Predicted 3D model of a 688-nucleotide part of an RNA (large-subunit ribosomal RNA, domain II) from a Bdellovibrionales bacterium. Its mean pLDDT, the model's own confidence on a scale to 100, is 84. RNAcentral holds the full RNA, with entries from ENA. Its Rfam family is "Bacterial large subunit ribosomal RNA".
[in-house]
Context: one part of a larger RNA
RNA sequence: GCCAGCGAGUUACGUUAAAUGGCAAGGUUAAGGGACGUUCGUUCUGGAGCCGAAGCGAAAGCAAGUCUUAAAUAGGCGAAUUUAGUCAUUUGAUGUAGACACGAAACCAAGUGAUCUAUCCAUGACCAGGUUGAAGCAAGGGUAACUCUUUGUGGAGGACCGAACCAGUGUAUGUUGAAAAAUACUUGGAUGAGUUGUGGAUAGGGGUGAAAGGCCAAUCAAACUUGGAGAUAUCUUGUUCUCUCCGAAAUAACUUUAGGGUUAGCCUUGGUUUAUUCUCUUUGGGGGUAGAGCACUGGAUUCUCGCGGGGGCCCACCAGCCUACCAACGGAAACCAAACUCCGAAUACCAAAGAGUGAUCCAGGAGAUAGACAGUGGGGGAUAAGCUUCAUUGUCGAGAGGGGAACAGCCCAGACCGUCGAUUAAGGUCCCAAAUUCUAUGCUAAGUGAGUAAGGUAGUGGAGUUUCUAAGACAAUUGGAAUGUUGGCUUAGAGGCAGCAAUCAUUUAAAGAGUGCGUAACAGCUCACCAAUCGAGAGACUUUGCGCCGAUAAUAUCCGGGACUAAAGCAUAGAACCGACAUCACGGGUGUCCGUCUUUUAGAUGGAUGCGGUAGGAGAGCGUAGUAUGUUGCGUUGAAGGUAUACCGAAAGGAGUGCUGGAGUACAUACUAGUGAAGAUGCAUGGC
Numbered sequence: 001g002c003c004a005g006c007g008a009g010u011u012a013c014g015u016u017a018a019a020u021g022g023c024a025a026g027g028u029u030a031a032g033g034g035a036c037g038u039u040c041g042u043u044c045u046g047g048a049g050c051c052g053a054a055g056c057g058a059a060a061g062c063a064a065g066u067c068u069u070a071a072a073u074a075g076g077c078g079a080a081u082u083u084a085g086u087c088a089u090u091u092g093a094u095g096u097a098g099a100c101a102c103g104a105a106a107c108c109a110a111g112u113g114a115u116c117u118a119u120c121c122a123u124g125a126c127c128a129g130g131u132u133g134a135a136g137c138a139a140g141g142g143u144a145a146c147u148c149u150u151u152g153u154g155g156a157g158g159a160c161c162g163a164a165c166c167a168g169u170g171u172a173u174g175u176u177g178a179a180a181a182a183u184a185c186u187u188g189g190a191u192g193a194g195u196u197g198u199g200g201a202u203a204g205g206g207g208u209g210a211a212a213g214g215c216c217a218a219u220c221a222a223a224c225u226u227g228g229a230g231a232u233a234u235c236u237u238g239u240u241c242u243c244u245c246c247g248a249a250a251u252a253a254c255u256u257u258a259g260g261g262u263u264a265g266c267c268u269u270g271g272u273u274u275a276u277u278c279u280c281u282u283u284g285g286g287g288g289u290a291g292a293g294c295a296c297u298g299g300a301u302u303c304u305c306g307c308g309g310g311g312g313c314c315c316a317c318c319a320g321c322c323u324a325c326c327a328a329c330g331g332a333a334a335c336c337a338a339a340c341u342c343c344g345a346a347u348a349c350c351a352a353a354g355a356g357u358g359a360u361c362c363a364g365g366a367g368a369u370a371g372a373c374a375g376u377g378g379g380g381g382a383u384a385a386g387c388u389u390c391a392u393u394g395u396c397g398a399g400a401g402g403g404g405a406a407c408a409g410c411c412c413a414g415a416c417c418g419u420c421g422a423u424u425a426a427g428g429u430c431c432c433a434a435a436u437u438c439u440a441u442g443c444u445a446a447g448u449g450a451g452u453a454a455g456g457u458a459g460u461g462g463a464g465u466u467u468c469u470a471a472g473a474c475a476a477u478u479g480g481a482a483u484g485u486u487g488g489c490u491u492a493g494a495g496g497c498a499g500c501a502a503u504c505a506u507u508u509a510a511a512g513a514g515u516g517c518g519u520a521a522c523a524g525c526u527c528a529c530c531a532a533u534c535g536a537g538a539g540a541c542u543u544u545g546c547g548c549c550g551a552u553a554a555u556a557u558c559c560g561g562g563a564c565u566a567a568a569g570c571a572u573a574g575a576a577c578c579g580a581c582a583u584c585a586c587g588g589g590u591g592u593c594c595g596u597c598u599u600u601u602a603g604a605u606g607g608a609u610g611c612g613g614u615a616g617g618a619g620a621g622c623g624u625a626g627u628a629u630g631u632u633g634c635g636u637u638g639a640a641g642g643u644a645u646a647c648c649g650a651a652a653g654g655a656g657u658g659c660u661g662g663a664g665u666a667c668a669u670a671c672u673a674g675u676g677a678a679g680a681u682g683c684a685u686g687g688c
Stems, first nucleotide, its partner, number of pairs: 001688004005683002011097013026051003032045005055062002065077003100238002103235001107228006118202009127192001129161003132157001136153006165189003170185004204220001206216003241621006251264005266367001267365005278356008291343001292341002297337003301333004308326002310323004371396010401412003416588004421584003427578003430562003436575001438574006449564001455549003459546010476533005482506003488500002512527001516525002589611010622676001624673008633665002641660005647654002
């Protein structure tokens, strides 16, 4: 790990509701006792007690009334009206109990531990070898005498080196180890606060601690054992057969409350009462949102007017003058607003009528109170987030099927079962792959289609405005492009062309006091402009369709792939087809309602309308173990059990037969329950 076995809403006593039954203004016995039986128990008694038939008041008390009050014609609770209870059984729920099962860390009590380890006590034991050479002492030297000095002797030390012994520094190995802490090499102490044997002492909020919260028997921020004890667990996990009907919520309020509760809303079951519900249409309402507007409140821009102020001049004071400064109030123009409104929808809401549906209320039982995304309207954020928070609708949740390549929340569509029938939806129709290489007209050349912006674009199609043009346009080629004049000023110079101002006139077909290059300045080239050649359209602008660039990421890619170009792309119009568990057809099952018939608690048959489903409510069944009764069942001519099997039933499940097995067991009805396993990191149960 797998398999087998075991494994979780029970029981007692109350309360409450429903169903069924007995009696009924009453209902009912409990303990005890008698009889029978003795394993349970059955029956007869027993009226104590309990509930109900009367309430009100705190109570005394009064009573169809009573309480409040001095009193009440006020008010509260009652009666009248329609009097129904009570005792059992079963089921649902709930209370008290361990109360569906398993699971803490902990708390308390009584005990057991110092053979490990901490410290202490008593009594013993042990420390190779080598080194250093303190005090003291002796002798010599030395001194007035000391101090002092030399040589010896001596053998001190939490002294030195280093075995045993003790420790455990670093590294490696080991890490299902040889070992639940070791091994190898290395390292520290090694006469000391040393190490060690034996015996003893200290005990759990206690000990011991050269102190690390260390150690106290592989256990220590409070040991271990047993008990209280099935502690408690708003937490996690698990909770065992089938089918049928209905079917949620993830919201509000309160909460030492936020992953939990209580009540309401939402679900279900039974009953009651009746139309007060919902949808659509029509009619009638109030509103101040979207939008819009500037009439108010505010904001904000330009112009005009210019109260007032600043500055300058003038001035003894008063005054006066000027002002490219600021600027109120008015006026003109054009704007902005969730907390502005002179206005003002659509929806929504309210009411009535009509049509179709069928609400509410009472009682029993819940679950849920973590929601998700999408569209729309808002707040927060950065008009970020698969972000967050409201409102509203949908889907998922609890929803399968088709489409979207794949893809809870998107699009279509709501699955009772069957059919090698049909029609469609979304979406599609060249091949993968069901269905058009369909019809008509255009566009695109970018593989755009099949990812993106500002910005750019003589890509190309459409629509439009306008200018020039056979009196010859646009482009190209040839020629001209002059004179006063080197205009004036400036300047070293300034001659069309550094700069400033001005920008005339003449000759002309035309030619600027000059468009650009150029020179130190000239020169030179060129342009505007004109002519000739040529011979038909040319230029500018606006708008729009489809494209192009912008376009850079790590294995090889942004049609699902192949592939596709008068498309298999895009746009418009049309025809046909495919396509789902949708709809229809045929057959079958079943719920509810309404009829008809019958051997009327039920069945048959007809009609209508339903049958996705988590939590959850309600109903009907299957199977297991046992008891009672019956079949006066079956069984050694082979029971249960095992095994194989193509049978039956809508399911749980049920038969038949063969083999095995070797003694019990089936069916019907009723009752009782230790009654159904795949899960609990389930079980010191077994097997492999």